[in-house]
Context: one part of a larger RNA
Molecule: small-subunit ribosomal RNA, 5' domain
Organism: uncultured bacterium
């Protein structure tokens, strides 16, 4: 000069878009952040028809109680999906973690779309709810009873596993591929408003796990050797799957100056910044990838996890307690303390997009759409326009004549962006659905009204003088002023650059 997720000082009208804990992965008080289905199931409960009872009434009937048929509606608990995604953080990681290119075999795939073939027949339990025991709670036990699209057989097998057989092709070879017959194995649930939406098997689709080549991107040699499951075989276990993943035996390898090993730093990248490039620096916000959820460590479930608002053990911590026991985890939005130079409301709303869950209506969503803080940052607009000399006072210099502030003001003429009142008023939404919102946008009224600072003038570097002060006080980025006539420090006119900002500090180019 450009730059910032800035931060201090002084100033500060408005809109529009962005961004807003860089420090303590430090602790959290409160609410909310993940449900949802009654069209899977069986009970419970509200409302309710008939009748019944008591009051009153000559009756019709009116109150009030019991009473619950079919239905309505709500649901705690089985069940089913989803809670593995959405959201946060950046600790660890220097690794196939990321990029990126080419492959590659041993895998797995819920829910969604296409094909295809099926859904036969028994069976026994449990919650819930009843009874009853305990516990201060958390919670929990004993008996009974009872459903299902929960859960267990037995059948079928278009099709899949899997063994060993024949054939074909390929292979030097153990072997591979294909197709054929045989044996073993292996399904299912049903609801309902009748038209749908579910079950099982198979293949496809798309998605996802693994490996390996090469290449890529940080400092250190004052770190030079490193290594025992370490390197490799055989066989076995494990996993969906390969594999020293793990386990037994044998073998004695494997990596290393093209830098192993160890130490330090550090999520990776698409990008941003600078720079004419090369380059160099950094990786906030927005994306894709990884890691991680108090810290370790460990499985359960499930198509998927070793699971942020799930479970089990330990720790450290905080919290209730009837001292027996027992409750939590904000790197989810907001909020608090604390740290720190420094980062925001304990707001609206599901109306838009998107998620879940439901046939649907619709419910749930701090994902998200929005408002509110804060000149953080970029961008736009304003703060008034024309006229005005006898160059008014006033200030500030003078060589005392002037000069200047300066068309600046007064003043006379106009206009009304922005704010302000005051009417009218949407798009987004396809519908009697709009948080944002009486917002944006329009019209109209008043009235120069309510709207300028900051930094600097010695050289570099654009702007000079006078009074203070006298190596004082004090200035300073770097030369450097200051010690009686200081353009340098201080106040004043004055002038010079920027402008709702202007400078200072930092930190990259």
């Nucleotide at each position: 000069g450009g730059a910032c997720g800035a931060a201090c000082g002084c100033u500060g009208g408005c809109g529009g878009c962005g961004u807003g804990c860089c420090u303590a992965a430090c602790a959290c008080a409160u609410g909310c952040a993940a449900g949802u289905c009654g069209a899977g199931c069986g009970g419970g409960g509200u409302c309710c028809a008939a009748u019944c009872u008591g009051u009153g009434g000559c009756a019709a009937c009116a109150c009030a109680g019991a009473g619950g048929a079919a239905g309505a509606c709500c649901u705690a608990g089985c069940g089913g999906c989803g809670a593995a995604c959405g959201g946060g953080u950046g600790a660890g990681u220097a690794a196939c973690a990321c990029g990126u290119g080419a492959g590659a075999a041993a895998c797995c795939u819920g829910c969604c779309c296409c094909g295809a073939a099926c859904a036969c027949u028994g069976g026994g339990a449990u919650a819930a709810c009843c009874a009853g025991a305990g516990g201060a709670a958390a919670c929990c036990c004993u008996g009974g009873c009872u459903a299902a699209u929960a859960c267990c057989g037995g059948a079928u097998a278009c099709c899949c596993u899997c063994a060993a057989c024949c054939g074909a092709c390929c292979g030097c070879a153990u072997g591979g591929u294909c197709g054929g017959a045989u044996g073993a194995g292996g399904a299912a649930a049903g609801a309902u408003u009748u038209a749908u939406c579910g079950g099982u098997u198979c293949g496809g689709g798309a998605g996802g796990g693994u490996c390996u080549c090469g290449c890529g991107g940080c400092c250190u040699a004052u770190c030079a050797g490193c290594u025992a499951g370490u390197u490799g075989g055989u066989g076995g276990g494990g996993u969906a799957a390969c594999g020293g993943c793990c386990c037994a035996c044998c073998a004695a390898g494997g990596c290393a100056u093209c830098g192993a090993c160890g130490g330090g730093u550090a999520g990776c990248u698409g990008g941003u910044c600078u720079g004419a490039g090369a380059g160099g620096a950094c990786g906030a916000u927005c994306a894709g990838c990884c890691a991680c959820a108090c810290u370790g460590g460990g499985a359960c479930u499930g198509a998927g996890a070793c699971a942020c608002g799930g479970c089990c053990c330990a720790g450290a911590c905080u919290c209730c307690u009837a001292c027996g026991g027992g409750a939590g985890g904000c790197a989810g939005c907001a909020g608090u303390g604390g740290g720190g130079a420094a980062u925001a409301u304990u707001g609206c709303g599901c109306a838009a997009u998107g998620g879940g869950c439901g046939a649907a209506a619709g419910c749930c969503u701090g994902a998200c759409g929005c408002a509110g803080c804060a000149a953080c940052g970029c961008c736009g607009c304003g703060u008034g326009c024309g006229g005005g000399a006898u160059g008014a006072a006033g200030g500030c210099c003078u060589u005392a004549g002037g000069g200047u502030u300066g068309u600046a003001a007064a003043c006379c003429g106009c206009u009304u962006u922005c704010g302000g009142c005051a009417g009218g008023g949407a798009c987004g939404a396809a519908a009697u659905u709009g948080a944002c919102g009486g917002u944006a946008c329009c019209u109209g009224c008043a009235g120069a009204a309510g709207a300028a600072g900051c930094c600097c003038c010695g050289g570099c570097c654009a702007a000079c003088u006078a009074c203070g002060u006298g190596c004082c006080a004090g200035c300073a980025g770097c030369c450097g002023c200051g010690g009686u006539a200081a353009c340098a420090c201080g106040u004043a006119g004055g002038g010079g650059g920027c402008g709702a900002g202007c400078g200072u500090u930092g930190u990259c180019c």